[in-house]
Predicted 3D model of an 86-nucleotide RNA (transfer RNA) from uncultured Lachnoclostridium sp. Model confidence (mean pLDDT): 81 of 100. Rfam family: tRNA. Rfam classes the family as a transfer RNA. About the family: Transfer RNA (tRNA) molecules are approximately 80 nucleotides in length.
C1' cells in the first nucleotide's frame, strides 16, 4: 500500500427486500416484600429544550456529506479496530 469484517444507550447485543431506532440480558434508580438484608415481584433508565409537574417538543446507530416519501441498512468521504495479502 491492496482486500475484507465491525463500530448501535453505562456494558453485552438484536434489528437487512430500506418502513414505529434501541427487542432481549446485565449494571443501575425507585417501590413491594423481610426485623433488617439477600432472593423474588411491579414501575423506569440515551441526550437536550420548555414546564412547579403530569407532559410536550427536538435530536440520536463512530464521524461528516449524499440518494430516498422514508436509512443502523443502500451510496461517497474519514477515523478506530480485527482478519488476510503483498
Nucleotide at each position: 500500500g491492496c482486500c475484507g469484517g465491525c463500530g448501535u444507550g453505562g456494558c453485552g447485543g438484536a434489528a437487512u427486500u430500506g418502513g414505529c431506532a434501541g427487542a432481549c440480558g446485565c449494571a443501575c434508580a425507585g417501590g413491594a416484600c423481610u426485623u433488617a438484608a439477600a432472593a423474588u415481584c411491579c414501575u423506569g433508565c440515551g441526550a437536550g429544550u420548555a414546564g412547579c409537574g403530569a407532559u410536550a417538543c427536538u435530536u440520536g446507530u463512530a464521524c461528516c456529506g449524499g440518494u430516498u416519501c422514508g436509512a443502523c441498512c443502500c451510496c461517497g468521504g474519514c477515523c478506530g479496530c480485527c482478519g488476510g495479502c503483498a